[in-house]
Context: one part of a larger RNA
RNA sequence: CCUCUGUUAAGGAAUUAGGCAACAUAGCCCCGUAACUUCGGGAGAAGGGGCGCCCUGGUAGGUUGAGGAUAUGCACAUAUCCGAGGCUGAGAGGGCCGCAGAGAAAUGGCUCUAGCGACUGUUUACCAAAAACACAGGUCUGUGCGAAGCUGGAAGGCGAUGUAUACAGGCUGACGCCUGCCCAGUGCCGGAAGGUUAAGGGGAGAGGUGCGAGCUUCGAACUGAAGCCCCGGUGAACGGCGGCCGUAACUAUAACGGUCCUAAGGUAGCGAAAUUCCUUGUCGGGUAAGUUCCGACCCGCACGAAAGGCGUAACGACUGGAGCACUGUCUCAACAGAGGACCCG
Repeated sequence: CCUCUGUUAAGGAAUUAGGCAACAUAGCCCCGUAACUUCGGGAGAAGGGGCGCCCUGGUAGGUUGAGGAUAUGCACAUAUCCGAGGCUGAGAGGGCCGCAGAGAAAUGGCUCUAGCGACUGUUUACCAAAAACACAGGUCUGUGCGAAGCUGGAAGGCGAUGUAUACAGGCUGACGCCUGCCCAGUGCCGGAAGGUUAAGGGGAGAGGUGCGAGCUUCGAACUGAAGCCCCGGUGAACGGCGGCCGUAACUAUAACGGUCCUAAGGUAGCGAAAUUCCUUGUCGGGUAAGUUCCGACCCGCACGAAAGGCGUAACGACUGGAGCACUGUCUCAACAGAGGACCCG
C1' cells in the first nucleotide's frame, strides 16, 4: 500500500450524476392513525407507550373432566348443579438487579409530490426487468361447417370430437368521462347497365398448291370472363385535418371582415410535456442560493382523440423532485483486527 471487518470527537449529504454504500428502523402487546378512495383499501400509515426476575399465586378466567348430588320417569335415559385432576392463562399490587429486560441471533426506515404503466404476471440464458411484452376489457374484419385460418407435394392433420355466447386475424389495453371533421388519393365492400379486355367461338374475305375433288395458311365483322375504367359505400380501414391581409374611443389584442386554396382544414381535452428548437421561455412555490422539480400561462419549431385523448384509488427491486430520521458519503482522516503485499526459509 491492497482486500475484508470493526470503532470514532465535532458537524450531519457539505460527498456524489444520484444518499451509491453504510448507518438507522425492526419482534410481540396496547393506544392511535390523514389526504384520497373503485368503500375493498390507503394501514404495520404516521406517531406514541409497555416488555426482565421474585412474591401474592400458576391467581382471576377459559377449556377438559374422573366422580358425586338433585328432579322426572321401571333397570336406564334426560335435565340442572357441585366438582378432584389435566391443559391453558391474563390483568393488578408489592419487591429486586444491571449501562442496558424484544439484554444474543434473526427481524420494515418513514413521509410528501410528480411521470409512466391499471393491477398479479413475462422478457434480452451470459452488460438492459423497464414506461418494453402480456393481460382481463373494448372494437373492427373474416368464417354457416368437408368453416375461415394454419400445416403438408398429396392423402391427411391442427382448428375441434368445437359450431357465430364459436374459431381465426388486426388494433387498443382495468375502470371513469369521452373518442370530433375529411371518402379527393390508396385499400376494402357493393353495383344484372355501359366502355375496354385473353384464349375460345365465328367466319366476310384473301393467299399457297393441285386438272380437279381437296389439302393448307392468313383472316374482318360479330360473340367472349375476371380485371381495369365507371357509379356508390366505408375511418376503432392506410391515412389527412391550411395561407395571406385588415379591423374595437390610449396602447395592445382581435369576437369581426376580406381573399386564396382544399377531400376536409385539429372539436373536446391536454400543453415548454418521456413531445418546446429558440429555452435556464415568463410568473408563482420550495432553497440563503434551484439549467432539475411542482403549480400556472399558451407564442403547440413539431400534442390530440383505440399507432387512442384526458383523468384515476390500489399496485411497482420503474423514473424525477423535496423532507424527517440516520450515518466515515463527506469536512478529514485516525485507530484496531484478519488476510495479502514485503523479508527469511

This is a predicted structure of a 345-nucleotide part of an RNA (large-subunit ribosomal RNA, domain IV) from a Caldilineaceae bacterium. The coordinates come from a structure-prediction model, not an experiment, and the mean pLDDT is 90. NCBI's taxonomy places the organism under Bacteria, Chloroflexota, Caldilineae, Caldilineales, Caldilineaceae.